[in-house]
RNA sequence: CCUCCCGUACCUCAGCGGUAGAGGCUCGGCCUUAUAAGCCGAAGGUCGCGGGUUCGAAUCCCGCCGGGAGGA
Numbered sequence: 001c002c003u004c005c006c007g008u009a010c011c012u013c014a015g016c017g018g019u020a021g022a023g024g025c026u027c028g029g030c031c032u033u034a035u036a037a038g039c040c041g042a043a044g045g046u047c048g049c050g051g052g053u054u055c056g057a058a059u060c061c062c063g064c065c066g067g068g069a070g071g072a
Stems, first nucleotide, its partner, number of pairs: 001071007010024004018055001026042005048064005
């Protein structure tokens, strides 16, 4: 320098045009003599950044940033 993959909640990841979700963690409740486990609930998001397309973008296109792999 070139090519490809990834970036979504504190963590691990799903979601691939039409409401942003799961599990773990944390907090509260139930249960228990108590703790754990189990059950129920809650909190937590500029979807890496900027622009474009579209009635509508996490999703499609372009550029940039960060991480990874391969090639020269």

Source information: Predicted 3D model of a 72-nucleotide RNA (transfer RNA) from a Gemmataceae bacterium. The RNAcentral record of the sequence draws on ENA. It matches the Rfam family "tRNA". Model confidence (mean pLDDT): 84 of 100. NCBI's taxonomy places the organism under Bacteria, Pseudomonadati, Planctomycetota, Planctomycetia, Gemmataceae.